[in-house]
RNA sequence: CUUAUCAAGAGCGACUGAGGGAACAGGCCCUGUGAAGUCCGGCAACCUGCCGCAAGGCAAGGUGCUAAUUCCUGCGGGUAACACCGGAAGAUAAG
Numbered sequence: 001c002u003u004a005u006c007a008a009g010a011g012c013g014a015c016u017g018a019g020g021g022a023a024c025a026g027g028c029c030c031u032g033u034g035a036a037g038u039c040c041g042g043c044a045a046c047c048u049g050c051c052g053c054a055a056g057g058c059a060a061g062g063u064g065c066u067a068a069u070u071c072c073u074g075c076g077g078g079u080a081a082c083a084c085c086g087g088a089a090g091a092u093a094a095g
Stems, first nucleotide, its partner, number of pairs: 001095006011040001013039003019030003024074004041066003046062002048059004070089001075086003
């Protein structure tokens, strides 16, 4: 950079100990009934392996993920106002 996906799913564990929800701004939340992190567990199934003519199925080796829609808004469309649709940005995978 290109393509695809982002409304589902996943702990009453151990260690640790204060912050966290990408960045900026504004909201709104989570958090000593324990944040972030590490380990273990779990979820998913993009790549991968196996089966299959295919549709699809099974497994989980490489990643990823494990509060809230990518927590919401920030640009455009739309509405009386919401809603809603699209975009941007971001995340993940494969190339």